RNAcentral holds the full RNA, with entries from ENA. The part of an RNA shown here (small-subunit ribosomal RNA, 3' major domain) has 479 nucleotides and comes from an uncultured bacterium. Model confidence (mean pLDDT): 83 of 100.
Context: one part of a larger RNA
RNA sequence: UGACGGGGGCCCGCACAAGCGGUGGAGCAUGUGGUUUAAUUCGAAGCAACGCGCAGAACCUUACCAACCCUUGACAUGGGUAUCGCGGAUCCAGAGAUGGAUCUUUCAGUUCGGCUGGAUACCACACAGGUGCUGCAUGGCUGUCGUCAGCUCGUGUCGUGAGAUGUUCGGUUAAGUCCGGCAACGAGCGCAACCCCUACCUUUAGUUGCCAUCAGGUAAAGCUGGGGACACUAGAGGGACUGCCUGCGCAAGCAGAGAGGAAGGUGGGGAUGACGUCAAAUCAUCACGGCCCUUACGUCCUGGGCUACACACGUGCUACAAUGGCCGGUACAGAGAGCAGCCACUGGGUGACCAGGAGCGAAUCUAUAAAACCGGUCACAGUUCGGAUCGGAGUCUGCAACUCGACUCCGUGAAGCUGGAAUCGCUAGUAAUCGGAUAUCAGCCAUGAUCCGGUGAAUACGUUCCCGGGCCUUGUACA
Numbered sequence: 001u002g003a004c005g006g007g008g009g010c011c012c013g014c015a016c017a018a019g020c021g022g023u024g025g026a027g028c029a030u031g032u033g034g035u036u037u038a039a040u041u042c043g044a045a046g047c048a049a050c051g052c053g054c055a056g057a058a059c060c061u062u063a064c065c066a067a068c069c070c071u072u073g074a075c076a077u078g079g080g081u082a083u084c085g086c087g088g089a090u091c092c093a094g095a096g097a098u099g100g101a102u103c104u105u106u107c108a109g110u111u112c113g114g115c116u117g118g119a120u121a122c123c124a125c126a127c128a129g130g131u132g133c134u135g136c137a138u139g140g141c142u143g144u145c146g147u148c149a150g151c152u153c154g155u156g157u158c159g160u161g162a163g164a165u166g167u168u169c170g171g172u173u174a175a176g177u178c179c180g181g182c183a184a185c186g187a188g189c190g191c192a193a194c195c196c197c198u199a200c201c202u203u204u205a206g207u208u209g210c211c212a213u214c215a216g217g218u219a220a221a222g223c224u225g226g227g228g229a230c231a232c233u234a235g236a237g238g239g240a241c242u243g244c245c246u247g248c249g250c251a252a253g254c255a256g257a258g259a260g261g262a263a264g265g266u267g268g269g270g271a272u273g274a275c276g277u278c279a280a281a282u283c284a285u286c287a288c289g290g291c292c293c294u295u296a297c298g299u300c301c302u303g304g305g306c307u308a309c310a311c312a313c314g315u316g317c318u319a320c321a322a323u324g325g326c327c328g329g330u331a332c333a334g335a336g337a338g339c340a341g342c343c344a345c346u347g348g349g350u351g352a353c354c355a356g357g358a359g360c361g362a363a364u365c366u367a368u369a370a371a372a373c374c375g376g377u378c379a380c381a382g383u384u385c386g387g388a389u390c391g392g393a394g395u396c397u398g399c400a401a402c403u404c405g406a407c408u409c410c411g412u413g414a415a416g417c418u419g420g421a422a423u424c425g426c427u428a429g430u431a432a433u434c435g436g437a438u439a440u441c442a443g444c445c446a447u448g449a450u451c452c453g454g455u456g457a458a459u460a461c462g463u464u465c466c467c468g469g470g471c472c473u474u475g476u477a478c479a
Base pairs, nucleotide, nucleotide: 001479002478003476004475005474007473008472009471010470011469012468013467015463016462019426020425021424022423023422026318027317028316029315030314031313032312033311034309035308042053043052064304065303066302070298073127077126078125079123080122081121082120083119084118087104088103089102090101091100092099093098107117108116109115129293130292132291133290134289138287139286140282142280143278145276150189151188152187153186154185155184156165157164158163169180170179171178195270196269197268198267200238201237202236203235204234205233206232210227211226214225215224216223241264244258245256246255247254248253320419324378325377326376327375328374329373337366338365341360342359345356346355347354348353385416390411391410392409393408394407395406396405432455433454434453435452436451437450438449
């Protein structure tokens, strides 16, 4: 000087407390451990691994296993020789890779020299190739403490020196934020602000959006003429700064159930992550040093596996019902996507869906929002709750759904009556609850992830305690 203390002081945070809803019990989905297996590819491991890499494992992917093949190779550059193509089609053998046969075709430029370029085959060799090892050789990128308020430097001063000072102290702040004081005076990286979205207003512009007024029109409808008022769209501006008032204070600032204002003290949300810590993660995104393999640890292909199943754990979904289930009626979003696509509408089918067929590369066309509300029914039951499991029949995608897809219809109708110890999330348009969309994607094991809106709470006395963190101080046999 740090680190640590079941030392002290001060202060924060859904840290506790106050509340609301869960997990832990059930069934299923998914990841992991374990076990099994020819293989169940590999990585991730307290917080910070475990719906994680995977924003899509039937083949492919695919790295694993079994079997069959290839050896200058699936891919790149270079030499020699030969050919002029390459390619396409059909047939035979084979699981395919591949091997064989037949047919078709006969490259471009040109100084007309096999001269140049290109392609194919063969030969030999340099080499290719490796998701093989090392993340403790590395780059890059990432997690984490933590959006915590810290981390440092120059000069000066003090100290023999390691170092100290500044950065401590008194206030204040979300903040090393600012003020006052001070052997310090300044500065940098962080904080804040600048950026984006959102809340209010003004203005400009009106199509594909809008419809107040005028006219036409309909069963109804911005449907038509027209209009820019309103809404909306998207460009430019304004607006909030403790600016004003009162009280306290040297000041910074704090308080106000003060004003005005759409908004008030960081308005709300996002992006933004200091010096560093964990030899943290990743050699399997990629790159790269070293080591290793080179008729195989490379390559091609068929089938299997990654989907196994006594069990254990994590994360979720659906429930156990009446604030509900079922039936009928009626209403209201936002965001995003669409041509090998989204599909109105019509017909067929119990349905998944099929057939025909407009519009739309989209403010123009496409997709029923659901909870809610109104009416009816059920009457507390393992039920008209719950839907697992199993049987049968189908639809769709795809070369192909046996291992191993989703969906539909009929039947079946398991556990489960609110969950022990323990444990998690959340402070407002939040929790809870309700649906919608997208990426990946032929299809989909999505109950996941990421967004979008609808309805919409309770509680916070407070900082004694638990956990994590910041500053000062003290002790130390630790570095």